SAM riboswitch aptamer (S box leader) from uncultured Algibacter sp., 113 nucleotides, folded computationally. It matches the Rfam family "SAM riboswitch aptamer (S box leader)". About the family: The SAM riboswitch is found upstream of a number of genes which code for proteins involved in methionine or cysteine biosynthesis in Gram-positive bacteria.
RNA sequence: GUGUUAUCAAGAAAGGUAUAGGGAAUAGACCCAAUGAAGCCUUGGCAACCCUUUAGCUUGUAAAGAAGGUGCUACGUUCUACUAAUUAGUACCACUAAUUAUGCAGAUAACGA
Repeated sequence: GUGUUAUCAAGAAAGGUAUAGGGAAUAGACCCAAUGAAGCCUUGGCAACCCUUUAGCUUGUAAAGAAGGUGCUACGUUCUACUAAUUAGUACCACUAAUUAUGCAGAUAACGA
């Protein structure tokens, strides 16, 4: 880098350094930022996955634990951008808005190659 599976409406801070941007890409919107963004370092904290224990075991599940391996620690993955359905505006088409489901994309973990 690529493939498969699962999860993504919850949760969780300070100090030092640093100096202007950041929120994945593209487009639009919105928010954060010299009352110091991003990055790096140290110490905390949180807990979807791997892990441990108990139960179950046709199943591949439930609960608890811990912080060993990762990860995370502003705003629903910040929101929308693929399709469909429902509702309302409005009696119909079209359009607009909202809600729900699904897809694309992304992030994380485990496994395989």
Notes:
Lineage of the source: Bacteria > Bacteroidota > Flavobacteriia > Flavobacteriaceae > Algibacter. The prediction has a mean pLDDT of 77.